[in-house]
């Protein structure tokens, strides 16, 4: 990279540096951005993938396997906006729309 599985309408700040872009395929939109974007450092926060832990149930020869909770010590991951929104595919309109799905992206975990 690339294949599996799972989630994704919720939540979460300062500050230093830095200097013009950013919102994660592509297009088209909208937004944010010198009242300071990106990135990079420092604290601090939000979440529960995992990997350790505590109850509690079923299970096992056996914390063995599994479920549901808590709680965050370690790995990641995040701190505008539904994954910003649309684009494509159906199905209902009261026709500037609404539901549902895929594609396409993120993030964790395995595999290779």
């Nucleotide at each position: 990279c690339a294949c599996u599985u799972a989630u994704c309408a919720a939540g979460a700040a300062a500050g230093g540096u830095a200097g013009a872009g950013g919102g994660u395929a592509a297009u088209g939109g909208c937004c944010c951005g010198a009242u300071g974007a990106a990135g990079c450092c420092u604290u601090g926060a939000c979440a529960a993938c995992c990997u350790a832990c505590c109850a509690u149930g079923a299970u096992u020869c056996a914390g063995u396997u599994c479920a549901u909770g808590g709680a965050a010590a370690g790995g990641u991951g995040c701190c505008a906006a539904u994954u910003c929104c649309a684009c494509c595919c159906g199905c209902c309109a009261a026709c500037u729309g609404g539901c549902g799905g895929a594609c396409a992206g993120a993030u964790a975990a395995g595999u290779c």
Molecule: SAM riboswitch aptamer (S box leader)
Organism: Chitinophagaceae bacterium